RNA sequence: AGCUCAUCCAGAGGGGGCGAGGGAUUCGGCCCGAUGACCCCCCGGCAACCAGCUCGCCACGUUCGGUCGGCGGCCACGGUGCCAACUCCGACUCGGAGCGAAGGUCGCCCGGGAAAGAUGAUGA
Numbered sequence: 001a002g003c004u005c006a007u008c009c010a011g012a013g014g015g016g017g018c019g020a021g022g023g024a025u026u027c028g029g030c031c032c033g034a035u036g037a038c039c040c041c042c043c044g045g046c047a048a049c050c051a052g053c054u055c056g057c058c059a060c061g062u063u064c065g066g067u068c069g070g071c072g073g074c075c076a077c078g079g080u081g082c083c084a085a086c087u088c089c090g091a092c093u094c095g096g097a098g099c100g101a102a103g104g105u106c107g108c109c110c111g112g113g114a115a116a117g118a119u120g121a122u123g124a
Stems, first nucleotide, its partner, number of pairs: 004121005013043005021032003026091004044083003049079002052074002055072004059067002087116001092113005098108004
């Protein structure tokens, strides 16, 4: 790298450096950006995936109160992650009240799902 599982409308910014593009990819839209974005460094913060605690319930084993487990709870020292916009929005598909065009479909709008992606964890 790839597989599997979980989550993705919440939350959290200052300083310094650099100097032109950036928001994953293709297309379309819409934004951010010389009042310096993106990126890098420092500091700060958010969150609670892992880790930690072992409090409650369940499950299992067993009569001692235990654990290989599940769901919650607490914590924030540690391993990650994150700190514009829902993963910025759409593309594929399904459904819906209405509007417009038009000749039976298309567009706008709303909602669900998929795909793709991101992050974490597990195993080989």
A computed fold for a 124-nucleotide RNA from Microlunatus elymi, annotated as SAM riboswitch aptamer (S box leader). The prediction has a mean pLDDT of 78. The sequence is in RNAcentral, with records from Rfam. The model forms 94% of the base pairs in the Rfam consensus.